[in-house]
């Protein structure tokens, strides 16, 4: 690159410093926000969670610590967009998918 699989309404920053126009995954649309009271973005500290290795208990399931490797640390994956059922003609509904994220094995 890809493929399989599990997760994604919950949790965690009014911190420093640096940059300075945009950002809220990604082409575009639409809506809603965040943002010169400096966003995002990048160092650092904090911190969350516990998926991989690790310690401990356990026969195992699993439970616990939070020591290594990852991720996260505004807003549901911010909401819709596309297809497929429900309900029955009502929708600012409701599950699926599908994409998309992030783990882990494999390639």
């Nucleotide at each position: 690159u890809a493929a399989a699989u599990a997760u994604c309404a919950a949790g965690a920053g009014u911190c420093u410093a640096g940059c300075g126009a945009g950002g809220g995954a990604u082409a575009c649309u639409g809506g809603c926000c965040c943002u010169a009271c400096g966003a995002c973005c990048u160092a650092g500290c904090g911190g969350c969670a516990a998926c991989c290795g690790g310690g401990u208990g356990g026969a195992a399931a699993c439970a616990u610590c939070a020591c290594g490797g990852u991720g996260c640390u505004a807003c549901u994956u911010c909401c819709a967009g596309c297809c497929u059922g429900a309900c029955g003609u009502a929708g600012u509904u409701c599950a699926g998918g599908a994409a998309g994220a992030u783990a882990u094995u494999u390639u």

Annotation:
This is a predicted structure of a 107-nucleotide RNA (SAM riboswitch aptamer (S box leader)) from Candidatus Saccharimonadota. Its Rfam family is "SAM riboswitch aptamer (S box leader)". Its family is annotated with regulation of gene expression in the Gene Ontology. NCBI's taxonomy places the organism under Bacteria, Bacteria candidate phyla.